[in-house]
RNA sequence: UUGAUACGCAAGGGAGAUCUUAUUUUUUGAGAUAAGAACCGAUGGAGCAAUCCAAAAGAGCCGUUUUUUGGAGAAACUUUCAGGUAAACAGAACCUUGGGUGGAUG
Numbered sequence: 001u002u003g004a005u006a007c008g009c010a011a012g013g014g015a016g017a018u019c020u021u022a023u024u025u026u027u028u029g030a031g032a033u034a035a036g037a038a039c040c041g042a043u044g045g046a047g048c049a050a051u052c053c054a055a056a057a058g059a060g061c062c063g064u065u066u067u068u069u070g071g072a073g074a075a076a077c078u079u080u081c082a083g084g085u086a087a088a089c090a091g092a093a094c095c096u097u098g099g100g101u102g103g104a105u106g
Base pairs, nucleotide, nucleotide: 001106006101007100009098010097011096012095013094018037019036020035021034022033023032024031025030038085039084040083043082044081045079046078047077051072052071053070054069055068056067057066058065059064
């Protein structure tokens, strides 16, 4: 001097899925509560494949190999616990842009 991964901030974009009954409120658009039956995944939580490590046992007998147990081990996959399901609001993985921290590499 360059300015990687990672983390965070701001702005923009940003999906999915619901009805019925009863009560009640109402600005007559709809809202709230309860019950019943459903539904959604891109927030949170949870689960694991290859692989790696350790231990034990058997086989083979330089080297290795097989089985069992335990641990580590990802998601946009799975689950649907929490959450969510008119529109709006809110939230939202992820993407873009711009700074910030930082200092890999040349």
Predicted 3D model of a 106-nucleotide RNA (Glycine riboswitch aptamer) from Anaerotignum neopropionicum. The sequence is in RNAcentral, with records from Rfam and Ribocentre.